Notes:
The RNA shown here (transfer RNA) has 71 nucleotides and comes from a Lachnospiraceae bacterium. Lineage of the source: Bacteria > Bacillota > Clostridia > Lachnospirales > Lachnospiraceae. The coordinates come from a structure-prediction model, not an experiment, and the mean pLDDT is 80. It was read from a public genome assembly. It matches the Rfam family "tRNA". From the family's description: Transfer RNA (tRNA) molecules are approximately 80 nucleotides in length. It is annotated as a transfer RNA.

Formats: sequence, structure tokens, C1' cells
RNA sequence: GCAGGCGUGGUUUAUCGGUAGAAUAUUGGCUUCCCAAGCCGACGGGACGGGUUCGACUCCCGCCGCCUGCU
Repeated sequence: GCAGGCGUGGUUUAUCGGUAGAAUAUUGGCUUCCCAAGCCGACGGGACGGGUUCGACUCCCGCCGCCUGCU
């Protein structure tokens, strides 16, 4: 330099055009003599910029970062 893949809550991940879910972590409550465990709840997210579309995490283009391969 070229090609491919991946970027989603603090962390690990699902959803692949129609309100973005879960686990874990944090935190509030219940339970307990206390702690742990358990149960219920809250918090917090689509790398970035454009385009297409009634509607984009999803499709297209660019860009950034990481990984792999080739030279």
C1' cells in the first nucleotide's frame, strides 16, 4: 500500500428495516438477629459524519479505531 472482518449501557453479548433486549456490575426495596444467597425495581447504550427510506444499530458512501491476511 491492497483486501476482509469487527465497533451496541462499566463489562460480555442479542436484535440485522418498524418502540434496542438479556446477563453481569452499581444501586433502592423485600426477606434475615447480621452477612451471603434469593425475589422485585431503578440506573445506564447503537464509534463518528453524510445519504437512501414514511421509518436505519441494520442498506449505501466517507472517516476513525482494533484484528486478520497479502505484498